[in-house]
Predicted 3D model of an 89-nucleotide RNA (c-di-GMP-I riboswitch aptamer) from a Bacillota bacterium. The sequence was found by an Rfam model in a public genome assembly.
């Protein structure tokens, strides 16, 4: 250094739901929980995929709504990139 996660140790993480709080909404934070994770750690115009549409166009019975949109608003527990602890070989 490559390959690997059957067995162990030490330990990490924390879905879904309630609570509380930002948010137009997706989702973010914090408790609580524990579905699961060997990268579930970091990184999101400028890799790819998705979710949402506030504002903008559009339509519309002008009342609400209903299409379209993310260079902007989000997701790394969806691929992906980068770095990494124990073990085994």
């Nucleotide at each position: 250094g490559a390959c690997u996660g059957c067995a162990a140790a030490a330990g990490g993480c924390a879905a879904a739901g309630c609570c509380a709080u930002c948010g137009a909404a997706a989702g973010g934070u914090g408790g609580c929980g524990g579905c699961g994770c060997a990268a579930a750690g970091c990184u999101u115009c400028a890799g790819g995929g998705g979710c949402u549409a506030a504002g903008g166009c559009g339509g519309u019975u002008u009342g609400a709504c209903c299409g379209c949109u993310a260079u902007u608003g989000c997701c790394a527990g969806c691929c992906a990139g980068c770095u990494g602890c124990c073990g085994g070989u």
Rfam family: c-di-GMP-I riboswitch aptamer. Its family is annotated with cyclic-di-GMP binding in the Gene Ontology. The model forms 95% of the base pairs in the Rfam consensus. The coordinates come from a structure-prediction model, not an experiment, and the mean pLDDT is 81.